Model confidence (mean pLDDT): 77 of 100. A computed fold for a 79-nucleotide RNA from a Desulfobulbaceae bacterium, annotated as c-di-GMP-I riboswitch aptamer. The organism belongs to Desulfobulbaceae, within Bacteria.
[in-house]
């Protein structure tokens, strides 16, 4: 650098589920909590899925990165 994520190992990420705020709502912060996770950092770009006080004829305007799949940065480590 390359490949691997069998093993150690250090720190990180926090499902559902409760409290508390925001949101119409999907859902989102934040505490607690510890299903899991090698990208479960980021990015809605493609496909999906799932909401809408509104429109409803087409739509439109939005959630989700822990639905896949691409982009893009990257910790550690066996070999």
């Nucleotide at each position: 650098a390359g490949u691997u994520g069998u093993a150690a190992a250090a720190g990180c990420c926090a499902c559902a589920g409760c409290c508390g705020c925001c949101g119409u709502g999907a859902g989102g912060c934040g505490g607690u909590g510890u299903c899991g996770g090698a990208a479960a950092g980021c990015c809605a770009c493609g496909g999906g899925u799932c909401u809408c006080a509104u429109c409803u004829g087409g739509a439109g305007a939005g959630a989700c990165a822990g639905c896949c799949g691409g982009g893009u940065u990257g910790u550690c480590u066996g070999c």